[in-house]
A computed fold for a 97-nucleotide RNA from a marine eukaryotic metagenome, annotated as SAM-I/IV (S-adenosyl methionine) riboswitch aptamer. The prediction has a mean pLDDT of 76. Its Rfam family is "SAM-I/IV (S-adenosyl methionine) riboswitch aptamer". Rfam links the family to the GO terms regulation of gene expression and S-adenosylmethionine metabolic process. RNAcentral holds the sequence, with entries from MGnify.
């Protein structure tokens, strides 16, 4: 600075200083990575990375909507002075130039 906050997803297990938090698991999602012969658009996949899985909060408006605020992402791990290194699949593997 730009995006999104509509919708979707747990009657799990375990933990802890315990009406709260956190670890794992599954699940949503489709923000970044990576896949889908090289480059680009579309469309896809859910492997890595987050976020999410207890219905966002105010104010203004009859309502529709608006402003504001609050969250979220714009990969990660490693070494680090620097040169650099390192995973990403059992999934789609499509069409267009």
């Nucleotide at each position: 600075a730009c995006a999104u906050c509509a919708a979707g997803a747990g009657a799990g297990a375990g933990c802890c200083a315990a009406u709260g938090g956190c670890u794992c698991c599954g699940c949503c999602a489709a923000c970044c990575u990576g896949c889908c012969a090289a480059c680009u658009c579309g469309g896809g996949c859910a492997a890595g990375g987050u976020g999410g899985u207890c219905g966002c909060c105010c104010u203004c408006a009859a309502a529709a909507g608006a402003g504001g605020g609050g969250a979220u992402g714009u990969g990660g791990c490693c070494a680090a002075c620097c040169c650099g290194g390192c995973a990403a699949c059992u999934a789609u593997a499509c069409g267009g130039g």